[in-house]
Molecule: transfer RNA
Organism: Alphaproteobacteria bacterium
This record gives sequence, C1' cells and structure tokens, in this order.
RNA sequence: GCCCCAGUGGCGGAAUCGGUAGACGCGGCAGACUCAAAAUCUGCUUCACGCAAGUGAGUGGGGGUUCAAGUCCCUCCUGGGGCA
Repeated sequence: GCCCCAGUGGCGGAAUCGGUAGACGCGGCAGACUCAAAAUCUGCUUCACGCAAGUGAGUGGGGGUUCAAGUCCCUCCUGGGGCA
C1' cells in the first nucleotide's frame, strides 16, 4: 500500500430481508425474606430538559439515499485478520 471482518447502555450481547432500538444475561441500586448474611424473589437501572405529565437526542465521527437507516452508499477514525 491492497483486501476482509468488527465498532450498539457500566460489561457481554440481540435486533442481519430497511419498518416500535437496546431483547437476554452480568454488574449496580432499592425492597422482601433472615437474628444477620448468602441464596432466592420483586422493582428500577442511556443522556438532556421539565415540579410532573411528558418532550427531545442517542447504534465510533461526518455526509448521502429513503416516508423510514444499527441495517444501504461515500469518507474518516479505532481494533482484529490476510496479502505484498
């Protein structure tokens, strides 16, 4: 230098044919149970604004296509692999 793969909440990891993003698990917080704890069970767990109801943003960065993009196209960044 060229080619291929990957990048999604605190972590792992779904959504893969474009059609409600964050399923499920781990971790965390609160509660129940217990003399106390462990285990188990229940609820919550991206961010901003708001008293609240709610509203908006958010899939590595930027741009494009589309009524609609995590998904398709271009470019850049990061990591992994291959060729020279």